A computed fold for a 1423-nucleotide RNA from an uncultured bacterium, annotated as small-subunit ribosomal RNA.
The coordinates come from a structure-prediction model, not an experiment, and the mean pLDDT is 86.
The sequence is in RNAcentral, with records from ENA, Greengenes and SILVA.
RNA sequence: GAUGAACGUUGGCGGCAUGCCUAACACAUGCAAGUCGAACGGAGAAGCCUGCUUCGGUGGGUGGAUCAGUGGCGAACGGGUGCGUAACACGUGGGUGACCUGCCUGGAAGAGCGGGAUAACCGCCGGAAACGGUGGCUAAUACUGCAUGACCGGGACGCGGCUAGAGCGCGUUUCGGAAAGCUCCGGCGCUUCCAGAGGGGCCCGCGGCCUAUCAGGUAGUUGGUGGGGUAAUGGCCCACCAAGCCGAAGACGGGUAGCUGACCUGAGAGGGUGGUCAGCCACAGGGGAACUGAGACACGGUCCCCACUCCUACGGGAGGCAGCAGUGAGGAAUAUUGGUCAAUGGGGGCAACCCUGAACCAGCAAUGCCGCGUGCGGGAUGACGCCCUUCGGGGUGUAAACCGCUUUUCUGCGGGAGCAGACAGGAGCGUACCGCAGGAAUAAGUCACGGCUAACUACGUGCCAGCAGCCGCGGUAAUACGUAGGUGGCAAACGUUAUCCGGAGUUACUGGGCGUAAAGGGUCCGCAGGCGGGGCGCUAAGUCCGGCGUGAAAGCUCCCGGCUCAACUGGGAGAGGACGUCGGAAACUGGCGCUCUUGAAUCUCGCAGAGGUCGGUGGAAUUCCCCGGUGUAGUGGUGGAAUGCGUAGAGAUCGGGAGGAACCCCGAAAGCGAAGGCAGCCGGCUGGGCGAAGAUUGACGCUGAGGGACGAAAGCGUGGGGAGCGAACAGGAUUAGAUACCCUGGUAGUCCACGCCGUAAACGAUGUGUGCUAGGUGUGUGCGCUUUAAAGAGCGUGCGUGCCCAAGUUAACGCGCUAAGCACACCGCCUGGGGAGUACGGCCGCAAGGCUAAAACUCAAAGGAAUUGACGGGGGCCCGCACAAGCAGCGGAGCGUGUGGUUUAAUUCGAUGCAACGCGAAGAACCUUACCUGGGCUUGACAUGGUGGUAGUAGCGACCCGAAAGGGAAGCGACCUACGGGAGCCACCACAGGUGCUGCAUGGCUGUCGUCAGCUCGUGUCGUGAGAUGUUGGGUUAAGUCCCGUAACGAGCGCAACCCCUACGGUAUGUUUGAUCUGUCAUGCCGGACUGCCCGGGAUAACUGGGAGGAAGGUGGGGAUGAUGUCAAGUCAGCAUGGCCUGUAUGUCCAGGGCGACACACACGCUACAAUGGCGCGUACAGUUGGCAGCGAACCGGCGACGGGGAGCAAAUCCAGAAAGCGCGUCACAGUUCGGAUUGGAGUCUGCAACUCGACUCCAUGAAGGUGGAGUUGCUAGUAACCGCGCAUCAGCCACGGUGCGGUGAAUGCGUUCCCGGGCCUUGUACACACCGCCCGUCACGUCAUGGAAGUCGGUAACACCUGAAGUCGGGAGGCCAACCGCAAGGAGGCCCCUGCCGAGGGUGGGACCGGUAACUGGGACG
Repeated sequence: GAUGAACGUUGGCGGCAUGCCUAACACAUGCAAGUCGAACGGAGAAGCCUGCUUCGGUGGGUGGAUCAGUGGCGAACGGGUGCGUAACACGUGGGUGACCUGCCUGGAAGAGCGGGAUAACCGCCGGAAACGGUGGCUAAUACUGCAUGACCGGGACGCGGCUAGAGCGCGUUUCGGAAAGCUCCGGCGCUUCCAGAGGGGCCCGCGGCCUAUCAGGUAGUUGGUGGGGUAAUGGCCCACCAAGCCGAAGACGGGUAGCUGACCUGAGAGGGUGGUCAGCCACAGGGGAACUGAGACACGGUCCCCACUCCUACGGGAGGCAGCAGUGAGGAAUAUUGGUCAAUGGGGGCAACCCUGAACCAGCAAUGCCGCGUGCGGGAUGACGCCCUUCGGGGUGUAAACCGCUUUUCUGCGGGAGCAGACAGGAGCGUACCGCAGGAAUAAGUCACGGCUAACUACGUGCCAGCAGCCGCGGUAAUACGUAGGUGGCAAACGUUAUCCGGAGUUACUGGGCGUAAAGGGUCCGCAGGCGGGGCGCUAAGUCCGGCGUGAAAGCUCCCGGCUCAACUGGGAGAGGACGUCGGAAACUGGCGCUCUUGAAUCUCGCAGAGGUCGGUGGAAUUCCCCGGUGUAGUGGUGGAAUGCGUAGAGAUCGGGAGGAACCCCGAAAGCGAAGGCAGCCGGCUGGGCGAAGAUUGACGCUGAGGGACGAAAGCGUGGGGAGCGAACAGGAUUAGAUACCCUGGUAGUCCACGCCGUAAACGAUGUGUGCUAGGUGUGUGCGCUUUAAAGAGCGUGCGUGCCCAAGUUAACGCGCUAAGCACACCGCCUGGGGAGUACGGCCGCAAGGCUAAAACUCAAAGGAAUUGACGGGGGCCCGCACAAGCAGCGGAGCGUGUGGUUUAAUUCGAUGCAACGCGAAGAACCUUACCUGGGCUUGACAUGGUGGUAGUAGCGACCCGAAAGGGAAGCGACCUACGGGAGCCACCACAGGUGCUGCAUGGCUGUCGUCAGCUCGUGUCGUGAGAUGUUGGGUUAAGUCCCGUAACGAGCGCAACCCCUACGGUAUGUUUGAUCUGUCAUGCCGGACUGCCCGGGAUAACUGGGAGGAAGGUGGGGAUGAUGUCAAGUCAGCAUGGCCUGUAUGUCCAGGGCGACACACACGCUACAAUGGCGCGUACAGUUGGCAGCGAACCGGCGACGGGGAGCAAAUCCAGAAAGCGCGUCACAGUUCGGAUUGGAGUCUGCAACUCGACUCCAUGAAGGUGGAGUUGCUAGUAACCGCGCAUCAGCCACGGUGCGGUGAAUGCGUUCCCGGGCCUUGUACACACCGCCCGUCACGUCAUGGAAGUCGGUAACACCUGAAGUCGGGAGGCCAACCGCAAGGAGGCCCCUGCCGAGGGUGGGACCGGUAACUGGGACG
């Protein structure tokens, strides 16, 4: 885009079309084919004439409506359907010398004389009916005899034209053959023949479905002769004879299907379709058959069989909507039991006319196409409502209201064609159309709004409910679900579903591919086929041009016309064929003939080679099978071992023998072969290739479906052989296991002969052949020239075989004269992944199996090449207390703290590998506090605004209740003012408040990789692109630090430096002191270090090793400083903040409790386990830093905590015991003079308050613990370790924590293999959530489709035999009979009946093919 559509929602009008796609299922009822009296006999109404009349009527005549019958024509058309049919059924073009043709037209000739019947009718009889029987009468345009024959037909003879054979034409002759009348007197008919027109039969060429998993088919089959039959040819049928005929260009079989004009789509070529309309065919309940006829094997005829339905008196009968309407059924689904013959057409008739469900109209249906309308203009910085909002506003929106206008449509009234060609006649129809009136009146929906794709917000929902064409949406901010507002699209429709074409160059003719994406056959030979070198001539099949014919109408295209337009429709023209025929052209292809040598082949002479096959033969090695010698305890094997072998003598070693298999070096990117493949040496036989010259043949060529041959390894059969190796197997190891990898053994096999198999990553993943298109460099082997004494080299030219590259090509990788480039010829093959190279079938095979080769179902991918990362039990280089080397620890104990868990009314919350766990906590008894219990408050503990109120108001408040909060309450009692009021307070309304949720909505801040050396950009260049280059490389560094190189050149964030502290010096200053000086010290400024100097290394560079000097040396030490990014890392409870929730409570106040619980588990610490120690006494030396609600001296009291005391100090001024250390003494290895937990008692201090739950002191008590398993942490120098001192928080303190300060002060570092983390380069990748990745198979469960299967059920078409209706044809000696012959008998002939062949159908039987189903079973797909 399209539709004979259907479904959902909606629905104003008209025109034109269309309307059972399913059950060719079954049908009630009505209608759909009759007509002619001018063919005939009969019956006979009205009317008219007339006789009689009792005036009712009746007889006769005329008349002829009408009726059945005889007869004629029609009923073979028209109408329906698409079952069957793959066929001369259809289309197209031809043939018919092989034919027919009623009615119609033209022409020729004719119609003479006879005959016998029979329906109707009458009588009788049978039957329920349908329908008959019998006797009698009768007519014809019914039937029939004879005559005539222009003419026709048959036979014979002769002639003619043409396609040379005929069934054509002509002539002669012989035989045979006609007729019908009626009449209204106009005419209509009848017979024979010729011709025409129109219609038909038969035959042929060509064309149009699928399947080869249908490969062979065929017995009237193919042909002939003779006959039969027909209108006519013909095996159409029959007898006989022959053995043919069809088939890979697809016979035969199976499946499906009416064909065409055309219709839909498409740029076209194509693809799909065959409804309406038109042509042809086929069919009429299923099947068979003939009759009649001009025409039928006959839709509304006949006969028979079958199925079904109906009637019946049970004897027997009737029926066929795939005609029009209608009914049931089926179905997603398809209409009225309408009107009229007015028109068009058909049948009959002289005609009038009759009939016509053909047709014309109407009805139903938005089923389709087309047209029209549902109003038009004005109307606000823009109403209401609704929606959104950043609360300002925005949207709906000129939309509405309102004002003006119009009247298509609608309603009412009036008028009114045309269809009707002389008259008359209109179903539709008072229709179309026209006029008038009324009044915006009667008239809008539907789908969508994540991308594709045009159109966005809010709310609800919370992986639910749902959406979805593909991708995909939904797990608490959803433009994707639902609703609303808005918006977009189309519009009397809009969506959905189904189907076809397109897009799809995605079956590629136009117009694709096959190295790696799917795809080159394993290789060669070769029949058919396809294709084929140069020249000349002839031809004209292909090809091209022209003429003629045909290609129905409709449709389509163009032009013109008619309905107001359009749809629709009329006219004209055009287009459309692989069509027929005539003529022409001769380039190309083909054909024929002649010729040529360049393709191909042959001959001569050479050359290389693991080419093949057969036979012979050689040495090394292995084995240890045999023999012998020497000799002794091991050997063998592995990562390490063990099994194994060995004192019966192995292994080792020496000598001799046996046997099998393979051939070291040469050996190579080498050579040969079609491929597979081929390797010691010698010989026989043999294939191919190459080179050099000429000679010969004269296109002899290339490819190659089928077919044939060859074809590694493994495997199979028979017979040999068997040293080594070695599936299976056994044992030993390894391991969680180890049906493996390793080891010890070892059977088939490997080897030979013969025969099978026929596969492979049979690979260059690259079919064969030919030609053309730059080079460079190897190598094998020829030939020529040149050079050389020779070897060798050089130049050139062939044939092979490699590498690198140009143009070109390719998706890229790559290929690149050995093409994957440019072309030609031929073959093979591909068409998303899985299912599956599987099933079934067929062929082959001894088997294993091979070849050929699907479908259901399922997925939204599978795949190629390249890119960036990440990763690797890949590689290279290099770092880090990463390991190693060391020192001290942790893990065991007790205690402290944190966490998990458990408990609880609550044990508030967060942090969770590294990077949570002495973390948020640098201070939980109340407070803090967020938790729990209980008691209170409600505009609130706090902020802002509005309205109203308040004058003893705000505020203070004895006293009462209460645990407090809070509730009451006597009394006291204000401020500012411009006098309006303000502040305050009270009430109400807005709101406050929330440590309630979401760190996965966020800001900010932080952790981590990581102080690691990286991360990027601009321009340029390269690449189709992702991207690369730069940033890689060679060095070097702590460093992407620097140097050099370089299609890159520069730049940014990082590194470094700049900043702070510290180590040395100089200088200035000098509070604290009574003063001065120096030093120390403090503070400030300056200097100093820069690889600057020397030597060596290195590219002379960067840099580096060493040295000098120096307080310090190669970043001197420390700090601050943390790139792009990663972890949806952490934090909504520090703060901020979107959304959500709460709002007499999730807010707020108070008391008490809890955060401190305790079977346990972990993390971080402290103290120890002791003698490098404990204890006692004595004694020495710091630096940070803090201090006024503070630090607090001396002195006094107390064993002590502490108390009293109060000097001094806002501080270099006052306060602050250093400890380890050192000296002396004691303890002597013990659960101790170690260790201090725990507990009892007594105290001190802080604080409103130490019960839960503080710290400290004294006395007493004196637990575990004797150096800590696996494992694990820190540290490289003033470091670790050890020692004490201070500070923050803080009333006090659970601090053993944190953070600073100084004192004493080590050990070790071979080194980078390993563990962990990291950097750079490179490589592989099926990973990209990135190895904590991906992913394979079994098993278990569920769902689905499918193969096999004992069987079982059904279908289809044949075959064999039996039976056999109707009926044609044939036969007949039975019965009967009017016409003709005959005087008659009888004959001819006919009918009935009998019978033969064929024959629908039925029966029996064995097979074939297809399908359904099935216990069980096989694999497959998805979850």